Predicted 3D model of a 156-nucleotide RNA (c-di-AMP riboswitch aptamer (ydaO/yuaA leader)) from a Clostridia bacterium. Its Rfam family is "c-di-AMP riboswitch aptamer (ydaO/yuaA leader)". Its family is annotated with regulation of gene expression and cyclic-di-AMP binding in the Gene Ontology. From the family's description: This family represents a conserved RNA structure found upstream of the ydaO and yuaA genes in Bacillus subtilis and related genes in other bacteria. Its mean pLDDT, the model's own confidence on a scale to 100, is 76. The organism belongs to Clostridia, within Bacteria.
[in-house]
RNA sequence: UUUUCUCGAACGCUGAAUCCUUUUGCGAGACAAAAGGAGCGGGGGAACCAGUUCCUGGGGUGAAUCUCUUUGACUGGUAUUAUGCCAGUUGAAGAGUAGGGUUAACUUUCAAUCCGAACCCGUCAGCUAACUUCGCAAGCGUGGAAAGAAGGCAGG
Repeated sequence: UUUUCUCGAACGCUGAAUCCUUUUGCGAGACAAAAGGAGCGGGGGAACCAGUUCCUGGGGUGAAUCUCUUUGACUGGUAUUAUGCCAGUUGAAGAGUAGGGUUAACUUUCAAUCCGAACCCGUCAGCUAACUUCGCAAGCGUGGAAAGAAGGCAGG
């Protein structure tokens, strides 16, 4: 000097997932547990309104829906000596897509670049005042341009 790994702090991103108080562990800080408060977010739940049958049940959190192609498996139909063909269900892969982020105060535009999952309830839930109930995790490291309107600092 360079590279890699680990730990800690500050700042920042997705997300509701943050802050504070008391007690204990432990004498201080940090951390952990318990009990509370504030704040943020979700579910259930009248009247009115909406809706009213059946199936392949239905529903919730979330931006995460939907379409097509290829292929494996299963089911049904059809044809054939045999190979096949069509439709449906489901899994995987790919290409898109409704929609949702980031580019470091705010708004808008352009440009660039990502995500477009996963999980839960358990036959049951439309909306919904009162009421009631649950959660406050997890995972990461970006920084291009212009316009507008504000704010801060320093100097006079």